Large-subunit ribosomal RNA, domain II from a Candidatus Bathyarchaeia archaeon, 712 nucleotides, folded computationally. Rfam family: Bacterial large subunit ribosomal RNA. Its mean pLDDT, the model's own confidence on a scale to 100, is 83. The RNAcentral record of the full RNA draws on ENA. Lineage of the source: Archaea > Thermoproteati > Candidatus Bathyarchaeota > Bathyarchaeia (SeqCode).
Context: one part of a larger RNA
RNA sequence: ACUGGGGAGUUCACUUACGUGGCGAGCCUAAGACUUGAUCGUAAGCGCAGGGAAACCGAAGCGCGGGCAGCCGAAAGGCGAGCCGCUGGGUCUGAAUAGGGCCCGGAGUCACGUGGGUGAGACUAGAAACCAGGUGAUCUAUCCCUGGACAGGGUGAAGUCAGGCGAAAGCCUGAUGGAGGCCCGCAAUGGUUUUGAUAUGCAAUUCAAUCAUCUGAUCUGGGGAUAGGGGCAAUAGACCAAUCUAACUUGGUGAUAGCUAGUUCCCUCCGAAGUAUGUCGCAGCAUAGUCUCCGGGGAGGUUGCACGCGGGGUAGAGCACUAAUCGGGUGUCACGGAAGGGAAACCUUUCAGCAGCCUUUUAAACUCCGAAUACGCGUGCGCUGUAGAACCGGGGAGACGGGAUGGUCUGGUUAAGCUAGAUCUCCGUGAGGGGGACAACCCGGACUAAGGUUAAGGCCCCCAAGUCCUGGCUAAGUGACAAACAUAAGGGCGUCGUAAUCCUAAAACAGCGGGGAGGUAAGCUUAGAAGCAGCUAACCUUUAAAGAAAUCGUAACAGAUCACCCGCCGAGGAUUGGGGCCCCGAAGAUGGACGGGUCUUAAGCCAGGCGCCGAUACCUUAGGCUUAUUAAAUGUGGUAGGAGGGCGUCCCGCAUGGGUGGAAGUGAGGCCGUGAGGUCUUGUGGACCGUGCAGGGAUUGCAAAUCCCAGU
Numbered sequence: 001a002c003u004g005g006g007g008a009g010u011u012c013a014c015u016u017a018c019g020u021g022g023c024g025a026g027c028c029u030a031a032g033a034c035u036u037g038a039u040c041g042u043a044a045g046c047g048c049a050g051g052g053a054a055a056c057c058g059a060a061g062c063g064c065g066g067g068c069a070g071c072c073g074a075a076a077g078g079c080g081a082g083c084c085g086c087u088g089g090g091u092c093u094g095a096a097u098a099g100g101g102c103c104c105g106g107a108g109u110c111a112c113g114u115g116g117g118u119g120a121g122a123c124u125a126g127a128a129a130c131c132a133g134g135u136g137a138u139c140u141a142u143c144c145c146u147g148g149a150c151a152g153g154g155u156g157a158a159g160u161c162a163g164g165c166g167a168a169a170g171c172c173u174g175a176u177g178g179a180g181g182c183c184c185g186c187a188a189u190g191g192u193u194u195u196g197a198u199a200u201g202c203a204a205u206u207c208a209a210u211c212a213u214c215u216g217a218u219c220u221g222g223g224g225a226u227a228g229g230g231g232c233a234a235u236a237g238a239c240c241a242a243u244c245u246a247a248c249u250u251g252g253u254g255a256u257a258g259c260u261a262g263u264u265c266c267c268u269c270c271g272a273a274g275u276a277u278g279u280c281g282c283a284g285c286a287u288a289g290u291c292u293c294c295g296g297g298g299a300g301g302u303u304g305c306a307c308g309c310g311g312g313g314u315a316g317a318g319c320a321c322u323a324a325u326c327g328g329g330u331g332u333c334a335c336g337g338a339a340g341g342g343a344a345a346c347c348u349u350u351c352a353g354c355a356g357c358c359u360u361u362u363a364a365a366c367u368c369c370g371a372a373u374a375c376g377c378g379u380g381c382g383c384u385g386u387a388g389a390a391c392c393g394g395g396g397a398g399a400c401g402g403g404a405u406g407g408u409c410u411g412g413u414u415a416a417g418c419u420a421g422a423u424c425u426c427c428g429u430g431a432g433g434g435g436g437a438c439a440a441c442c443c444g445g446a447c448u449a450a451g452g453u454u455a456a457g458g459c460c461c462c463c464a465a466g467u468c469c470u471g472g473c474u475a476a477g478u479g480a481c482a483a484a485c486a487u488a489a490g491g492g493c494g495u496c497g498u499a500a501u502c503c504u505a506a507a508a509c510a511g512c513g514g515g516g517a518g519g520u521a522a523g524c525u526u527a528g529a530a531g532c533a534g535c536u537a538a539c540c541u542u543u544a545a546a547g548a549a550a551u552c553g554u555a556a557c558a559g560a561u562c563a564c565c566c567g568c569c570g571a572g573g574a575u576u577g578g579g580g581c582c583c584c585g586a587a588g589a590u591g592g593a594c595g596g597g598u599c600u601u602a603a604g605c606c607a608g609g610c611g612c613c614g615a616u617a618c619c620u621u622a623g624g625c626u627u628a629u630u631a632a633a634u635g636u637g638g639u640a641g642g643a644g645g646g647c648g649u650c651c652c653g654c655a656u657g658g659g660u661g662g663a664a665g666u667g668a669g670g671c672c673g674u675g676a677g678g679u680c681u682u683g684u685g686g687a688c689c690g691u692g693c694a695g696g697g698a699u700u701g702c703a704a705a706u707c708c709c710a711g712u
Base pairs, nucleotide, nucleotide: 001712002711003710004709005708006707011120012119013118014117015116016115017114018113019112020111021110022109023108026046027045032040033039034037050057051056060087063086064085065084066083070079071078072077088104089103090102091101092100093099123262124261125260126259130252131251132250133249134248135247141226142225143224144223145222146221147220148219149218150216152184153183154182155180159176160175161174162173163172164171165170188213189212190211193209194208196207197206228244230240231239265646266645267644268643269642270641275288276287277286278285279284291396292395293394294393295392296391300384301383302382304381305380306379307378308377309376310375316369317367318366322363323362324361327358328357330355331354332353336351337350338349339348340347341346402427403426404425406424407423408422409421410420411419412418432443433442434441447623448622449621450620451619452618453617457613458612459611460597461596462595466610468609469608470607471606472605473604479599480598490584491583492582494581495580496579498577499576500575501574502573503572511568512567513566514565515564517541518540519539522536523535524534547562550561551560552559624636625635647701649698650697651696652695653693654692655691656690657689658688665684666683667682668681669680670679671678672677
């Protein structure tokens, strides 16, 4: 991992609701008994009256009206259980005969079944823990008793002896001596480093080399002591049998778990919520909202559209108020700054300040104004409702982590696949087609089967359908993307449109040929300044034209061009604004973001046109289901969940069948049923097994729980 078997809402009590049945103002027995029965047992319980804390007091067996179902009637209409509206009544409060609260015009009870609740282990499995009684010191910690072990070498303390010196204490030298938690180093003990080998190992700590201690606080055999909130501890929370910040084992025990995982057959109808409030509440609950089912009720309801009537102060707009704001006048003040005058006191001007005027720009907490939507009410249409809506009551829930890159609006933030909201839709709970793949983007809401037509999106090949038609653009492989899933500011004599202005056969623009002069080197400045360092001025003449010079150049000159003019040539040219496509700007980590191949008058981009493909959409045909006969439909997606109806397994009761001429089980196949399933044939197998019932009862259905057991 697979296969087979096992494997999870049960039982009892009380309680509540519904269903069915018995009896009914009543219902019913319990423990138990013996005559064992449709028996007896009448205690208790529930109901028949409520209000009040209590004392205590104590209600309509219908007075009036409406009216559903139904009944009567030819009709109009009449009656009308239940139900509803008045009226009346009981009691409490109270001074009250007021007001208010609760209640009153009889339905319960017992049994069984089913759904829920509560208590119990309470659907199953799962802690870490807590407590009690025991078992452990053959491991290890410390201690006690009794034994054992430590090659060899080195160093050379005290003491002693000899010699020398000294007045002496003593000192010096040489021997001797053999101390030491001394040194090197075997055995022994340890376990430093390689962070080596190994790392499903030789081994739940080993192997190799290296290393530490090795006469001591040394190592070690045997025996003994200390026990779990306890021991022992040169202290690491270490160790106490591979277990230690409280051992192991048995019991309390099915501890508890708001947490996690799992929870077993089918079909049909409906179908959510992730919100509010409270909560030692935020991973949970409760109530409301939302879903479902049943009952009551008995005719309207209203999510759509149109119209009418309302209130509003948003978007926008505006500056009339409030608060800001650009520029400029005017007035005022003379406290402040500056300047001037004056010997000073002080004076004048100006800036600033303040007020108002003209002009300019703003506002969520400004408004002289003011929509669209939205909201309220009404009418009409539409839709829906007697196959029972609205509304009311009750049984059962789930849910209270939501999300969106979507459309519109908004707060926070530099921003975010960010965060907090409103509203609609979608996902959640929605399949199918498209978008390469892709919860929420586009199309579109799937009862079943078949055929056809379209949507979004596509039509060169992968790949169904156009290498379709017409006109442009792009040369960058730009691009081949609806967006999600990037490309900016700023640039481009890239190219194509467009608009305006100007020049042009009296010849433009470009090119080529020629001229481009004189007064004069203008004056000043300067070492120099001659068109061209700088300052001032910018005249006159000859001319077709030529600046007291637009650029380069020289130390200064010189020199080369330009403006300007003539000639040659012969048709468009110059400038500016804006637009389309394209280019630069453009940097990321393995080689690689058109889905790929590939594509250039396109298979790219911008437009126009015709055709085709393409879905569970739409249409047609046939069929199923949807409380009740039939029929129809614009009904029939669905998680949590509610409701209904079925299939199958085991056992019991009654009835009735099959089987050695082959039962159950099992391999393979056929047929029937929407399905759970049923049935038939044949092989195997070798002794039991079915069918029917408005029957009864369950340890009743497995793919999952790191589920348990077995096999492979």